[in-house]
């Protein structure tokens, strides 16, 4: 320098252009002599950053940034 994959909740990951979700973790309550386990409820997001396409973008195009792999 070039090619490929990835960047979404605290963590691990979903979401075929149409209201962004799950598990774990966090909080409150219940249960229990207490803890754990279990049950119910609940908070938490500028979808890496711009621009463009579109009625509508996490999703498509493009330029950057970061991480991983490969080629030279």
């Nucleotide at each position: 320098u070039c090619c490929c994959g990835g960047g979404u909740a605290g963590c691990u990951c979903a979401a075929c252009g149409g209201u962004a979700g799950a598990g774990c973790g966090g909080g409150u309550c219940g249960c229990u002599g207490u803890u754990a386990a279990c049950g119910a409820c609940u908070a938490g997001g500028u979808u890496g950053c711009g621009c463009g396409u579109u009625c509508g973008a996490a999703u498509c195009g493009u330029g950057c940034c970061c991480c991983g792999g490969g080629a030279g």
Transfer RNA from a Candidatus Omnitrophota bacterium, 72 nucleotides, folded computationally.
The organism belongs to Candidatus Omnitrophota, within Bacteria.
Rfam family: tRNA. By type it is a transfer RNA.
Its mean pLDDT, the model's own confidence on a scale to 100, is 81.